[in-house]
RNA sequence: GGUUUAUAGAGAAGAGGGGAGAGAUUAGGCUCUGAGAACCUCUAGCAACCGCUGGGUGCAAUACCCUGAAAGGUGCUAACACCUACCCUUGUGAGGGAAUUAUGAAUU
Repeated sequence: GGUUUAUAGAGAAGAGGGGAGAGAUUAGGCUCUGAGAACCUCUAGCAACCGCUGGGUGCAAUACCCUGAAAGGUGCUAACACCUACCCUUGUGAGGGAAUUAUGAAUU
């Protein structure tokens, strides 16, 4: 990198370095930003995917469900994945779905 699958309305920021951009891509909009962006480091935190505790379902499983903790592996810490784009519905306010993307887990 490819494939499969789950999740994406919640939650959680300070310091130092850095020095002009950032919010995935394209377009439009909107927003953040010299009262300091991206990025790097440290510390803190959030969450509970994996792993872990306890219980249940089950003939059984490496399966499924519930519960708990947060020392481990990831991830994350402006705005719904910032909004829209394609399809459907609509009371035109919006709602649902798809695609794409991101992250986890498994696999190649």